[in-house]
Context: one part of a larger RNA
Parts: sequence; structure tokens; C1' cells
RNA sequence: GCCUGCGAGUUAGUGGCAUGUCGCGAGGUUAACCCGUGAGGGGCAGCCGUAGCGAAAGCGAGUCUGAAUAGGGCGUCGCAGUGGCAUGUUCUAGGCCCGAAGCGGAGUGAUCUACCCAUGGCCAGGGUGAAGCGUCGGUAAGACGUCGUGGAGGCCCGAACCCACUUAGGUUGAAAACUGAGGGGAUGAGUUGUGGGUAGGGGUGAAAGGCCAAUCAAACUCCGUGAUAGCUGGUUCUCCCCGAAAUGCAUUUAGGUGCAGCGUCACGUGUUUCUUGCCGGAGGUAGAGCUACUGGAUGGCCGAUGGGCCUCACCAGGUUACUGACGUCAGCCAAACUCCGAAUGCCGGUAAGUGAGAGCGUGGCAGUGAGACUGCGGGCGAUAAGGUUCGCUGGUCGAGAGGGAAACAGCCCAGAUCGCCGGCUAAGGCCCCUAAGCGUGUGCUAAGUGGAAAAGGAUGUGGGACCGCUCAGACAGCCAGGAGGUUGGCUUAGAAGCAGCCACCCUUGAAAGAGUGCGUAAUAGCUCACUGGUCUAGUGGUCCUGCGCCGAUAAUGUAGCGGGGCUCAAGCACACCGCCGAAGCCGCGGCACUCCAGCAUGUCAUCCGCACACCCCUUUUUGGGGUGUGUGCAGUGGCUGGGGUGGGUAGGGGAGCGUCCUGCAUCCAGGGAAGCAGCCGUGUGAACGAGUUGUGGAGGGUGUGGGAGUGAGAAUGCAGGC
Repeated sequence: GCCUGCGAGUUAGUGGCAUGUCGCGAGGUUAACCCGUGAGGGGCAGCCGUAGCGAAAGCGAGUCUGAAUAGGGCGUCGCAGUGGCAUGUUCUAGGCCCGAAGCGGAGUGAUCUACCCAUGGCCAGGGUGAAGCGUCGGUAAGACGUCGUGGAGGCCCGAACCCACUUAGGUUGAAAACUGAGGGGAUGAGUUGUGGGUAGGGGUGAAAGGCCAAUCAAACUCCGUGAUAGCUGGUUCUCCCCGAAAUGCAUUUAGGUGCAGCGUCACGUGUUUCUUGCCGGAGGUAGAGCUACUGGAUGGCCGAUGGGCCUCACCAGGUUACUGACGUCAGCCAAACUCCGAAUGCCGGUAAGUGAGAGCGUGGCAGUGAGACUGCGGGCGAUAAGGUUCGCUGGUCGAGAGGGAAACAGCCCAGAUCGCCGGCUAAGGCCCCUAAGCGUGUGCUAAGUGGAAAAGGAUGUGGGACCGCUCAGACAGCCAGGAGGUUGGCUUAGAAGCAGCCACCCUUGAAAGAGUGCGUAAUAGCUCACUGGUCUAGUGGUCCUGCGCCGAUAAUGUAGCGGGGCUCAAGCACACCGCCGAAGCCGCGGCACUCCAGCAUGUCAUCCGCACACCCCUUUUUGGGGUGUGUGCAGUGGCUGGGGUGGGUAGGGGAGCGUCCUGCAUCCAGGGAAGCAGCCGUGUGAACGAGUUGUGGAGGGUGUGGGAGUGAGAAUGCAGGC
């Protein structure tokens, strides 16, 4: 990992609430228990109901408050309950299952290891050579010295022994700590045998939170114990109908929970909902405006009985290009400005439409309370974010398949009941991949623009407008002129058109600047403006606008059309025609649900209503029960027709299938039960066949009830097998 088996909403309570059903009914019912045991008893035990009010005594259709015959509160003004069973849910219990780390109690452990006690053992060999002692020297005597002797030491080297510093291997090991090669201690705080002691908030510790049996920041075993787990995981058959939420308020609350909101089911109400038209309302947003306020803010004019300055210091005066109120002209800004002011939306009324599984109310049962992106209106941020936070703003995803966007929850189109080798369309497409146009007409683009991007830049090119010059000859080219006063003045070493400053005149002329650029040390030289000639028909500029160009730059490999490839197979049009294209729509057929209409049937179905007659009981009346006859609507079930509906997570509701046991009835089986395997067949499905063949060898099926250890793919599930 696979296979097989096992594996999770159960049980209890005279519990609570609701629904269904049955019994009895102003009553219903027993509990323990007794007992002659499916029964009976226990019925003035108790409980619920039939009456309430008050804290209570208590009173009672009233009562409490109160001084009250007042007012007010809660009741009454006629009535359905109660017990059983089943189902849903809830409460108390382990309470759907598995899962802690932990806490407490009682015990078991010092055969490992820590330390201690008692008693024993062990340490090859070699080296060094303390004290003491002796001899000799030495001294007054000593001290002291020499040579011996001696054999001290947590002394030295180094085996056994003890340790574990380095490195290599080993790392599903030979080994749950080892092996190899080296290393440290090795007469000591040494090492070791045996016996004994200290025990869990305790021991022991030359102290590392170390060690206390491969376990230690509190051992192990059993018990309390199924501790608790607002957390994670898992939770087993089918079909049908509806179908959410990720919000508000509160929370030692933020991944939990309560109430509300949104779902479903039942009952009630029945258009109240919704949409559209019309009528009537409230409002201060968008916009706009501000000499209409509050503030902000630009420029001009005016310029004060102001400020500052000057003169003067007594009055008075002045103020040019200082400041600048008020005023005035022009142009502005505002979420917390408004003289104004929409569209939508909202509220009410009315009429019509529709019947959306609408709205509202009561009750049973929920889930949700992490939302995501996108369009619109805002805040925060940087008018950043696949950012964040709001909107009684819309959509989609969530819980939504299908088609398109190459691929792509949230974008565009469109909401999948099932079948069909039928048709029409949506978005988007129609050269090939790839279904459908190498479609038609008119222009534009030359950049592969299309098929990423800005400021900025450019005789790209199309269209438009306006203004110049122009057959009295323009524009471009070519030929020629481009002069004189004068080298203007200043400056300067120089400054002569051309470093710089100032001025920028006059003359001759067809024209020629006190000079446009290059150039020189300064001149010179070239050139331009300007003029004539030649040539010949357009030429120059500004603005608006369509489509393009540059700007353009990254990491595996073209790689910024899905590809091929395309000059249209690109873009635009207020041009057109056709086609393709989905689970949309249509056609044909089937199923389910629901609504409507019709039919049949009153028993040979169920359950009822109404009317009449009779009988009984009884009552103030109303009435209650039974029998019979007649009649009939509606519901369920049946048949026919028509309309509508049928995506779906959490979740609600409904109907079923299968497994085991069992009551009753019935049937099959050694002439072969169950089980298993193959084939065939049936049903929308879970499933099924009293079809068949083989195997197998003793029980099994059907109908209708009852009861559950009742359905497996997941839980790092459990056991076994491979």
C1' cells in the first nucleotide's frame, strides 16, 4: 500500500415541548405495592385539567392595592382536557465515536543508576629519590655542607583495570550508544565483589535539572476514569420537493455562544406581497453657487479720521514705487459652507397586471454568524495592492453544470428532470489547426501597428480650416551682384559686420544689416539677408483631426496574436448580407411534483357532512346516543385532459430499498435449501428475479406485523492476510 472483517446519535426517566394516532372525556390516569399474574386490586395516595387574585393570612367570578362602594393591575364574561404508543427535539446522565498534556488516591521499585554503611579483593614493570638516620667535614656549641643509607609523594613513564578527549566507520547498525586508530588516569578524592540503607514533591546529586530499571522540570502500576477538550479528525443505503448564511446587537467576546435576520415543515389569513401607470408627500445628495452665510484663496483699481515712517515733539502737516482695512472689478475653492437644487430611491393613496411555491401571523426543526471577486458610491492608503473598511448598492461564485474569454471559482452569455445521429439562436466567432465567409462595398494603416506603456520627440501619412507669395514669373536649383562714408563710437595688446558695451544713421543704387553663420592674433577669405537674370507652375506657414513612428530594457527556449501563418486572415464606420455556435429556446417522447377542470364510485374502499323518520337517555333551553332510509359536496385513493414547476452545499420535509432476529398465515426443499460463480432479464434508484447453468450439501422463501449490536472509502482508524 491493497484485500477481508470490525468500526460512530444509543439507552434510561410515571422528565419538558411539539406533531401524528388511539382510549376515555369535565374529567383523565394510576405509583410503589398486593395477588389466585396477559387479568384483577391499589380511585377521597399522588399528578394534570375543571378559577382566579394576593408575598401571605385569606377571599372567590372575582381578587390585590387602597380610607374608599374611586381608579388601576391580574382574572371572569362559558369550556377540552388527560393517559398510552410512535416520531422530532430538548434536559439530566460519558450521551455520536476516537484523541490529550495533566490532577488525585492506593501501591510497586535503589538486581540499572546516585550517595552512604558493613565486609573483602585488585593495581605487570620501570623511573624520580622528600624527611629521618649514619660517616666525614665544619662550628665555641650549633647552623650548614659532602658522601652514603633511606624510600616519601592526590610524584613521573607505562600494561591490567577505570574513563570517554579526537577522528573515521556505523546511522532500516553486528549494537535502541557500538567498532577501529589514537587519547586521559593508573597508591588514589583509586577501582571493584558481596551484603545492606535512603522512595516520588520524595530520595540521591564534587550541581548536568543529572540519576532513581532503555522512562524524569516530578518514576512505574492500578484505580477515580468513558477526567475535561468552545479544538482537530471521522460519522456507513436510495429517490423526490424546497433551500440558506458568512449580517445586526451583546459577550473575559473576537475561529465560541445567546437573541434577531435569512431556510424548511404544519396550521391560519387570502392579495395584504410584488410590478407598472397616475395622484400626493417628506428630504438637502449629485450638480451648481457664494456681494446668500461660515471659512479659504488669486490678480487689478481705490487707498482711510487706520498702522508704520518723516518733520514737529504745542497745535498742525507730509507720506512719491511702505503696509493695507473698507469698497470696487474679474476669476476661484469646501466632507464637517448653502441663496439654490435634481435624477433615482423612500412613504402613502388609487387603478390595472401577475399568481412569483408572493406577503403576514402562530408553532415544530434547523443551519449560518471566517466570505470571495466584479460594476457603482465613499473612507483609509500613494485617486498603490489579488490591500483594507463601509453602503436598506447591483451581480456572480459560495451552493452553478453548459458555451465564450487558448488554459482561467467571482468576467461575458446562459440557469443542467430524462432520452433523440432533429431545428433556431445568445455571448463569441466564420484562412488552417477548428464548426461556420480565401463574404460584399467605401476609405484608412505599412508600423507585423494589429498582437503591452508615459512624459517627450519627429518634413511618416490621410482629412479639414485659415493666412502669405505667385504667369506683373513665386518656391527650390543655377549664373551674377551683395557696395560707399567706415576699421561707426567705446573698450582693448588688437576688436576692421561677426569677444563685449552703446548706438543702429546717411549715400549710391535693381539690391546690399553699422550685419545670419563659418573663419582670422587682428585683417583676409567663404556665406546669408536683400536684388537682377535664367527656369517654369504652383509654393510657404499656422491650427484642428484619423491611423501610424521613436522613446521600449532580464534572467531554461521563440515567449507581450493559443499556434501556423496573415498586408488582410489587422483597425475604423452613425455600412450590408449570410452562416456557425450552449445542457438557452423550439420539436417529439418518457418520469416526478404541484395547480386547475372534468368523469366514475356511496360500497363490493376509507372517513364524513346534511335532511327525514323512529327509538332510548335526558335537559330550563340548546342537546347526547343508537338504528334505519334518502341524498350529497369536499378530501385521500382511481381515470381523463390542460397549465406550471423539477441546478443545488449547510439544512428542513416526504417516500422507499436492503440486512439480522421474531409473531401470524402460507409455500419451497436430498427428484437438492442457503451461499458462491457465469449467462439472461426487470425497475427512476437503493435493489430484485418462484429465470437458467454449474458448484454446494440442509435449510429457505413470500405476504403482513413487531424489534434492532441495521447499510462503510476515508477517522496518520482496529485486527488479520498478502

A computed fold for a 722-nucleotide part of an RNA from Hoyosella subflava DQS3-9A1, annotated as large-subunit ribosomal RNA, domain II. Its mean pLDDT, the model's own confidence on a scale to 100, is 80. Taxonomically the source falls in Hoyosella subflava (Bacteria, Mycobacteriales, Hoyosellaceae, Hoyosella). The RNAcentral record of the full RNA draws on Rfam.